Molecule: transfer RNA
Organism: Clostridia bacterium
RNA sequence: CCGCCCGUAGCGAAGCUGGAUAUCGCAGCAGAUUCCGAUUCUGAAGGUCAGGGGUUCAAAUCCCUUCGGGCGGG
Numbered sequence: 001c002c003g004c005c006c007g008u009a010g011c012g013a014a015g016c017u018g019g020a021u022a023u024c025g026c027a028g029c030a031g032a033u034u035c036c037g038a039u040u041c042u043g044a045a046g047g048u049c050a051g052g053g054g055u056u057c058a059a060a061u062c063c064c065u066u067c068g069g070g071c072g073g074g
Stems, first nucleotide, its partner, number of pairs: 001073007010026004019057001029043004050066005
């Protein structure tokens, strides 16, 4: 320098054939249970979907570009 893949909550992932309030697990928080804990159960909260621009009635999803990470080639 070139090509490919990835970036979604504190962590790990699903969703990427465009369609309504972005889903799940763990962690954290509150409550129940307990003498106190652990376990279990219930509930609520937490997201600029890496940044910017574009297309569209509508974008996590498509296009362009930038940044970061990984793999391969020279």